[in-house]
This record gives sequence, C1' cells and structure tokens, in this order.
RNA sequence: UAACAGCAGGGUGAUGGAGUUCGCCCGGGGUAACCCGAACCGCUUAUGAGCUGAUGACUCCUGUCGUUAA
Repeated sequence: UAACAGCAGGGUGAUGGAGUUCGCCCGGGGUAACCCGAACCGCUUAUGAGCUGAUGACUCCUGUCGUUAA
C1' cells in the first nucleotide's frame, strides 16, 4: 500500500564469539500488559542401531576430539 515489489530494520539457517557474504521469515488480535503465528529445530535405518559438524559459506578466535613432532 487495494495488492505486489523495492529500501531500511529485526529474527533465523542441528553446540560458542566476531568480520564478510548468501538463503529464508517478518502476519494477526489487543487501550495496554500481553497472546497466537512464520522462517528455523542434521542425516541413514530393517526402528535394533549408525554417522558428520562449533561455519548456510569463507576467515579468525575460543572449547572439545584424534595423529605427529619439539
């Protein structure tokens, strides 16, 4: 705004923090407090069990695990 889109802002992407960047969501009720709701909440499986990772991606820091060397 009739609706849509754009800009700005906020939230979010399976374990912490920061920078850059990408994707997704951002609506309703209420005088207010507040309530409901969206994105998001890993994979495989015979449901017995098994597997990867502090990133969505890149880099750095912190923590944890493994190997080697001093």